[in-house]
RNA sequence: AUUGAACGCUGGCGGUAUGCUUAACACAUGCAAGUCGAGCGGUAACAGGCCUUCGGGCGCUGAAGAGCGGCGGACGGGUGAGUAACGCGUGGGAAUCUACCCUGGAGUGGGGGACAACGUCGGGAAACCGGGGCUAAUACCGCAUAAUCUCUACGGAGAAAAGAGGGCCUUCUUCGGACCUCGCGCUAUUAAGAUGAGCCUGCGUUGGAUUAGCUUGUUGGUGGGGUAAUGGCUCACCAAGGCGACGAUCCAUAGCUGGUUUGAGAGAAUGAUCAGCCACACUGGGACUGAGACACGGCCCAGACUCCUACGGGAGGCAGCAGUGGGGAAUAUUGGACAAUGGGCGCAAGCCUGAUCCAGCAAUACCGCGUGUGUGAAGAAGGCCUGCGGGUUGUAAAGCACUUUCAGCUGUGAGGAAAAGUUUGGACUUAAUACGUUCGGAUCGUGACGUUACCAACAGAAUAAGCACCGGCUAACUCCGUGCCAGCAGCCGCGGUAAUACGGAGGGUGCAAGCGUUAAUCGGAAUUACUGGGCGUAAAGCGCGCGUAGGCGGAUAAUUAAGUCGGGUGUGAAAUCCCUGGGCUCAACCUAGGAAUUGCAUUCGAUACUGCCUAGCUAGAGUACGAUAGAGGGGGGUAGAAUUUCAGGUAUAGCGGUGAAAUGCGUAGAGAUCUGAAGGAAUACCAGUGGCGAAGGCGGCCCCCUGGAUUGAUACUGACACUGAGGUGCGAAAGCGUGGGUAGCAAACAGGAUUAGAUACCCUGGUAGUCCAUGCCGUAAACGAUGUCAACUAGCCGUUUGAAGACUUGAUCUUUUAGUGGCGCAGCUAACGCAAUAAGUUGACCGCCUGGGGAGUACGGUCGCAAGAUUAAAACUCAAAUGAAUUGACGGGGGCCCGCACAAGCGGUGGAGCAUGUGGUUUAAUUCGACGCAACGCGAAGAACCUUACCAACUCUUGACAUCCUCAGAACUUAGCAUAGAUGCUUUGGUGCCUUCUGGAACUGAGUGACAGGUGCUGCCUGGCUGUCGUCAGCUCGUGUUGUGAAAUGUUGGGUUAAGUCCCGUAACGAGCGCAACCCUUGUCCUUAUUUGCCAGCACGUAAGGGUGGGAACUUUAAGGAGACUGCCGGUGACAAACCGGAGGAAGGUGGGGACGACGUCAAGUCAUCAUGGCCCUUACGUCUUGGGCUACACACGUGCUACAAUGGGGAGUACAGAGGGUUGCCAAGCCGCGAGGUGGAGCUAAUCCCAGAAAACUUCUCGUAGUCCGGAUUGGAGUCUGCAACUCGACUCCAUGAAGUUGGAAUCGCUAGUAAUCGCGAAUCAGAAUGUCGCGGUGAAUACGUUCCCGGGCCUUGUACACACCGCCCGUCACAUCAUGGGAGUGUGUUGCAACAGAAGUAGCUAGUUUAACCUUCGGGAUGACGGUUACCACGGUGUGAUUCAUGACUGGGGUG
Repeated sequence: AUUGAACGCUGGCGGUAUGCUUAACACAUGCAAGUCGAGCGGUAACAGGCCUUCGGGCGCUGAAGAGCGGCGGACGGGUGAGUAACGCGUGGGAAUCUACCCUGGAGUGGGGGACAACGUCGGGAAACCGGGGCUAAUACCGCAUAAUCUCUACGGAGAAAAGAGGGCCUUCUUCGGACCUCGCGCUAUUAAGAUGAGCCUGCGUUGGAUUAGCUUGUUGGUGGGGUAAUGGCUCACCAAGGCGACGAUCCAUAGCUGGUUUGAGAGAAUGAUCAGCCACACUGGGACUGAGACACGGCCCAGACUCCUACGGGAGGCAGCAGUGGGGAAUAUUGGACAAUGGGCGCAAGCCUGAUCCAGCAAUACCGCGUGUGUGAAGAAGGCCUGCGGGUUGUAAAGCACUUUCAGCUGUGAGGAAAAGUUUGGACUUAAUACGUUCGGAUCGUGACGUUACCAACAGAAUAAGCACCGGCUAACUCCGUGCCAGCAGCCGCGGUAAUACGGAGGGUGCAAGCGUUAAUCGGAAUUACUGGGCGUAAAGCGCGCGUAGGCGGAUAAUUAAGUCGGGUGUGAAAUCCCUGGGCUCAACCUAGGAAUUGCAUUCGAUACUGCCUAGCUAGAGUACGAUAGAGGGGGGUAGAAUUUCAGGUAUAGCGGUGAAAUGCGUAGAGAUCUGAAGGAAUACCAGUGGCGAAGGCGGCCCCCUGGAUUGAUACUGACACUGAGGUGCGAAAGCGUGGGUAGCAAACAGGAUUAGAUACCCUGGUAGUCCAUGCCGUAAACGAUGUCAACUAGCCGUUUGAAGACUUGAUCUUUUAGUGGCGCAGCUAACGCAAUAAGUUGACCGCCUGGGGAGUACGGUCGCAAGAUUAAAACUCAAAUGAAUUGACGGGGGCCCGCACAAGCGGUGGAGCAUGUGGUUUAAUUCGACGCAACGCGAAGAACCUUACCAACUCUUGACAUCCUCAGAACUUAGCAUAGAUGCUUUGGUGCCUUCUGGAACUGAGUGACAGGUGCUGCCUGGCUGUCGUCAGCUCGUGUUGUGAAAUGUUGGGUUAAGUCCCGUAACGAGCGCAACCCUUGUCCUUAUUUGCCAGCACGUAAGGGUGGGAACUUUAAGGAGACUGCCGGUGACAAACCGGAGGAAGGUGGGGACGACGUCAAGUCAUCAUGGCCCUUACGUCUUGGGCUACACACGUGCUACAAUGGGGAGUACAGAGGGUUGCCAAGCCGCGAGGUGGAGCUAAUCCCAGAAAACUUCUCGUAGUCCGGAUUGGAGUCUGCAACUCGACUCCAUGAAGUUGGAAUCGCUAGUAAUCGCGAAUCAGAAUGUCGCGGUGAAUACGUUCCCGGGCCUUGUACACACCGCCCGUCACAUCAUGGGAGUGUGUUGCAACAGAAGUAGCUAGUUUAACCUUCGGGAUGACGGUUACCACGGUGUGAUUCAUGACUGGGGUG
């Protein structure tokens, strides 16, 4: 785009078309083929007339049932079952027929006998039938005549007819008529035509080769027969042919065409309506009649079915029009009329006509029209949305002013109608005024449709809008509901709480009396590629040759004209399509003309190319001659090294094997070594991207036979060439058969190991096999994943074999042929890549491909001994499968590099007790969060109440807290009672501040509703903040360039660095975020300043003391500066960057430490800090209170503390810090207490006072290796402090008690220097409560060879089937469910071959059994016909045996999906 459509929702009108696609299923009822009295005898019914004896009669007229006869029922109408065919289409042809029709010619003479009707007698239920009897004809039969007819023995013979009607001049008349005439009819196989039909033939006309051979009247001939006619059409004889790979035969499917739909076309699909042809008429067979049939509404027979029946027998055929049932998703009225067009009959009038013309039903299709028009902003109401302002629906509505198509109603009113008939007038014809032809006039009067079309009047916006869609493709967006549910979906896909995708709504978009959906066809699809594709890796080159058919073929000349090209002619039906006109108001539709119909046939011409034929040519191809290289092939012989075995000698304890072992061999002498022998297999070095061969493949040496290639120079043949469906040969390894052989190796097998297992990898053995001969097999990643042949198209460098030339004569150079390799240009390619050995540009031929799986499988065929090979599907299923390249990620890949990553060290954890956190368990509750590193002394810098979020119980409901409104009241406060308390009740005191005198501000109480409130949910809606990779060195951009593109380049490379740090190189050049630096702190110095800090010098003073005067040197404090930059020197390096060493310096290569964290990753963490969307609760999930819980305890884990002791514990004594904190605070001296502490109150808002004694250390005493003078858990008792309150549940003190633990398994953590280790001090939080955390100083090590390994990371590279990215992907069995399919003892159905049987009706042949009007007769009979019989052919049918299709089948095989 389209449809003979169907379904869903909806539906105003008209025009024009169309309407059982399924059951060629079965049919009730009615109608669909009759007509002619001008062929006939006659008159059943009706009307009229005449006659009548009134019973009736007369065919007289109009007519007409039945019958005889003629013509027509072969057309028209229906259907598409069959048919793959001369069936159809197209173009030719010769051996034919043709009623009616047209044009001619001839004739139409004279006789005869019957049969229906009718009547009569019978039979039968009926259908119908039989016997006598009568009768006519345009029915039938002789005779005559007859041809240009037929037959012929060429003499001849045969063979026809019919009349009816009109007119009436002449003649005749029995008044009927004859005769004549007019037209009609008739005859002859008459001549010719037209029309129609039959036959033959070239070409075209679906799929299957898993159908390859078919055929016996088959193919041809001769001769009979038969037909309208040719012909094996049929028969007899003869010959043995005919068809087939250009697809016979068989199977399946199918009516064919003009056309129709689509498409740019070529094509593809289709064959409704209309038109041409064919076939069929319940199924099968058959003939009759006829001009024509083997006949839809005819006949006979058989069969199935239906109906009637008196059971004896009969009837029927809607695939005609309506209609019914059935089937189906689905397709109409048992209508009107012959008015028109056409058909049959008829002289005609006319009759018949379900052909046809009309009407009815159906939005089934196409076309047209309408459902109003203008104005109208308060932008109404309502709806929807909202950022709450508004927006939108929307000029839409209402309102106002108009119009009246359509529908309604009333009326008018064409065209389709012209004929025919009757009558009449001319002309022609004629003897004619008949008849006929033709031209008029008049008259009569024919319409189913039809209440027609059209036109006019009337009234009134009145009677008339839906459907689908709105994520992208694809025009059109929001809200609500739902919450991977319900659902949507053409493909992608949407839906798991903010859905433009589901459902509803508002709005919008598209089309519109329709709109969607489904089905189907073409297109897009260059996705079967003729036009117009491919085959290295995506599907696709046969494993390789030879060669048949076929295809294709070098150069010259000539012939021909088949192909090819041009012109003419015939045909290519009409309709359709297209163009131009015309008619319906337009259009659809109808109609006229044209064009077109791309085809076929024929004819005339052209001759370049192709073909045929002819002649010659040598460039392709081949032959002869000389030479060359070679693992080319086959056969025979032979050589040495090695392995093994055997024999012997020497010699002794192991050998062998592995990652390590063991099995195995060995004291019966192995292994080792020496000598000898045997046997088999294979040929080191040479050896090479070297050689040869078609491929498979070929390797010691010698001989014999043999194939091919190359090269050189000449001669010869003269296109002999190329490719190659079938065919045929060769064809690795493994395997199979037969016979040998067997050293080594070695499937199977055995043992030993390994392992969770190990039917493996490893080891020890070991049989087939490997070898030879012979025969099969016929496959491989048989690969260059690249068919063969030929030609052309830049170069450079190797290598093998020839040939030629040059010179400097050799490690030489140049040219050239044939191979074989590496790079590379153009070009090609999706890219990778190929690139004269093409995957480039062309030509010839063959093979092969058409999404993945199923499957190279099943079935069938062929081959094979088998294994199996070859040929080769379908159902079903998926939306992908695949190639090349890109970026990442990953690798038990590679290279380089780094890090307390390992190593080297030191100290720990893991074992004990305790502390603390977590899991688990428990509980009314043990609130919540955090979960590998990167949760677990984490949020929590501190849970007795509070905190607190949890539990139990008791309260409150505008609320504990905020804002607004109204009213009242100052606020506030004293006391008592009840209560666990919150709270409740009662009660005392109190009237404040500002003011313009109205009131106002703050606060309290009451009330009303807006609202408050929520540590309720979602960190997977979020902001913010944080962790982590990681302080790792990376992450990017602009422009340019490269690539079809993703992308690349830059950022890679060579060096170097802590560093993408820097340098060099470079299709890149620059830039940004990171690194570094800038900042803080610490280490040195200088300047300035000098109190509360300091005290060298000068004084004073003390028992002592910066205590005092004073000082500003030092230390310190805190401001500002200096200093370090690879700056200098040497070496290395590439003249660079940089590195190494050195000097100087307080400090040296980033001096140490900190803050600082790129692009991003982990849906990482946090809704319980805070903020926040959405959801949820609202006398509760909010709020208040008391008590409890977060502190539980079989257990498991993490992080710590204290220890296990002598480098120690204990006692005594003596030193030296830093950094902090302090008024709700730090708290001195003094006094009391063993002590915690108490008392006390000085000082201090702090360089001033206090916390505050630093501890390890040092000196000295003691303990003597023990569960201890170690260790301190636990427990008992007594206390202190804080606090409303230490029971659950605080810390500390004293006395007593004195557990485990004697250095910690596997495993694992931290640390590289002022670090680890060790020692103490302080702070935050805090009423109190640190073994935690954050800081501070004291003492103060060991080790680093190095980067193989473990872990993590960076860069480059490589592989990848991964991309949620290896915690990836993914294979097979098993289990379950389901689907289709193969096998299967079989079973059933259809189709069909062959064999013999059977034989209705019919036709043909034969036939004296019966019978026979016309003719003949010698009257006996004959001729002829009919019936009967029989033979041949043959339908149905039955039998046997094959083939094949489909269905089904216990069980079974694999496959798909989940």